Predicted 3D model of a 111-nucleotide RNA (Glycine riboswitch aptamer) from an Alphaproteobacteria bacterium.
[in-house]
RNA sequence: GUGACGACUGCGGGAGAGUUUUGAUUCCCAAACCAUGCAAAUGGUAAGCUGUCAAACGCCGAAGGAGCAACCACCCCGGAAACUCUCAGGCAAACGGACCGCAGUUUGAUG
Repeated sequence: GUGACGACUGCGGGAGAGUUUUGAUUCCCAAACCAUGCAAAUGGUAAGCUGUCAAACGCCGAAGGAGCAACCACCCCGGAAACUCUCAGGCAAACGGACCGCAGUUUGAUG
C1' cells in the first nucleotide's frame, strides 16, 4: 500500500395466500322497537359498524427451522438450494420479508 471471501450499518426495490366462519367482548355512531310528552325532545333495549380475544376449517413460503439432492469433500464424521416439509411465521393496510442494487464500516486472503 491493494482489498478477495465474510460480518455489520444506512438508503431503495421486494412476492404469495380468507380484512373466511362461529362465539364472547368492545369506544364512538346508530336502523328499528318501547315508554314519557301537545310538540320539540328525553330515556331504555338494540341489529349493524370498528377493534380485541378464543375456537374451527381453508390456504401461502421469501424471517427462522428441518429433510433430500446435483455437486463438493472424504479414514471416519460431513457441507450443501430459490427444491421439499410447513414446527414456527404469514394470509386488507401497517409491520415483517429471502434476495437484488448503491454507499459506508470492519477483518485481512492475494498481488
It was read from a public genome assembly, where an Rfam model found it. It matches the Rfam family "Glycine riboswitch aptamer". Gene Ontology term of the family: glycine biosynthetic process. Of the family's consensus pairs, 91% are formed in the model. Model confidence (mean pLDDT): 79 of 100.